[in-house]
Context: one part of a larger RNA
RNA sequence: CUGGGCGUAAAGCGUACGUAGGCGGUUUACUAAGUCAGAUAAAAGCCCCGGGCUUAACCUGGGAACUGCAUUUGAUACUGAUAGGCUAGAGUAUGGUAGAGGGGGGUAGAAUUCAUAGUGUAGCGGUGAAAUGCGUAGAUAUUAUGAGGAAUACCAGUGGCGAAGGCGGCCCCCUGGACCAAUACUGACGCUGAGGUACGAAAGCGUGGGUAGCGAACAGGAUUAGAUACCCUGGUAGUCCACGCCGUAAACGAUGUCAACUAGCCGUUGGGACCUUGAGGUCUCAGUGGUGCAGCUAACGCGUGAAGUUGACCGCCUGGGGAGUACGGCCGCAAGGCUAAAACUC
Numbered sequence: 001c002u003g004g005g006c007g008u009a010a011a012g013c014g015u016a017c018g019u020a021g022g023c024g025g026u027u028u029a030c031u032a033a034g035u036c037a038g039a040u041a042a043a044a045g046c047c048c049c050g051g052g053c054u055u056a057a058c059c060u061g062g063g064a065a066c067u068g069c070a071u072u073u074g075a076u077a078c079u080g081a082u083a084g085g086c087u088a089g090a091g092u093a094u095g096g097u098a099g100a101g102g103g104g105g106g107u108a109g110a111a112u113u114c115a116u117a118g119u120g121u122a123g124c125g126g127u128g129a130a131a132u133g134c135g136u137a138g139a140u141a142u143u144a145u146g147a148g149g150a151a152u153a154c155c156a157g158u159g160g161c162g163a164a165g166g167c168g169g170c171c172c173c174c175u176g177g178a179c180c181a182a183u184a185c186u187g188a189c190g191c192u193g194a195g196g197u198a199c200g201a202a203a204g205c206g207u208g209g210g211u212a213g214c215g216a217a218c219a220g221g222a223u224u225a226g227a228u229a230c231c232c233u234g235g236u237a238g239u240c241c242a243c244g245c246c247g248u249a250a251a252c253g254a255u256g257u258c259a260a261c262u263a264g265c266c267g268u269u270g271g272g273a274c275c276u277u278g279a280g281g282u283c284u285c286a287g288u289g290g291u292g293c294a295g296c297u298a299a300c301g302c303g304u305g306a307a308g309u310u311g312a313c314c315g316c317c318u319g320g321g322g323a324g325u326a327c328g329g330c331c332g333c334a335a336g337g338c339u340a341a342a343a344c345u346c
Base pairs, nucleotide, nucleotide: 004317005316006315007300008299012314014199015198016197017196021192022191023190025086026085027084028083029082031080033079034078035075036074037073038072039071040070047063048062049061050060051059052058089189090186091185092184093183094181095180096179097178101175102174103173104172105171106170107169108152113147114146115145116144117143118142119141123134124133160167161166204245205244206243207242208241209240213239214238218234219233220232221231256313257312258311259310260309261308264291265290266289267288268287269286270285271284272283273282274281275280295302296301319346320345321344328339329338330337331336
């Protein structure tokens, strides 16, 4: 290379956009690059059968063979090139719809904590039980007022939106995408995508703010043989905001993206059509779930949202450990990340 694979055995990049490349709907003409066919392919040599030098090397006659490349003559279905059409892919316009999609600003109520004031008195708190802790300098409880930060109960739903990460009070502004219906338009403008670029939870880092609650570290109290833990009382970073980094996760559906085809049944979300009007029924498009035939699978299970049947393109795997490590390179302020071995060993 060929071949076999990637839900759970090793293996789908966290996600998207997109460069090169690969692949690409339908039709006509033309071309003949790919493709296919024919011809040419000297002699010698190699191979086979003979002959001649005493043999051999050597020389010589005949025959066979000559992939491929090349040259040339043709074929034109398919692929390609060129020119011109088409509308089923893709997109645009028009009218609607749903939505925690994103960014910014404002605002509301509940709760926790704190402060002030009132009432009030000896406990409160916490646990399996306790203690540390708080409290006669008046706590806990309760009432009123105020401050401040963070998060938005119910609605809430295998509900919705988003490429993924993710997104949840309400209002306003800016803004992306999706879906549906009916026409009109453009006319293959498409799919994938090595490199590349952007986004990317939490934690962490830098500068400056903020800090109610929670809370790594830390301190104390318990538990215990010990207890650097689980439990309790405190509590700093952090959690929050702005800007800039980091670039990783069981970043999971452990399932790459796109397209086509292949029984049903039962829910649910958003739109449309029809029948009906009873809160109902039927059909259809787009999502999201359950169950299940065929088929697939080592089994579990998957099953029109496939792990079925196929095509296009990319990524990845090749026994366990050593090791996602060392070295080198690139990136980063650092933490570290990306790329990525070998000896040795079983």
Predicted 3D model of a 346-nucleotide part of an RNA (small-subunit ribosomal RNA, central domain) from a metagenome. It matches the Rfam family "Bacterial small subunit ribosomal RNA". Rfam links the family to the GO terms structural constituent of ribosome and ribosome. The RNAcentral record of the full RNA draws on SILVA. Model confidence (mean pLDDT): 87 of 100.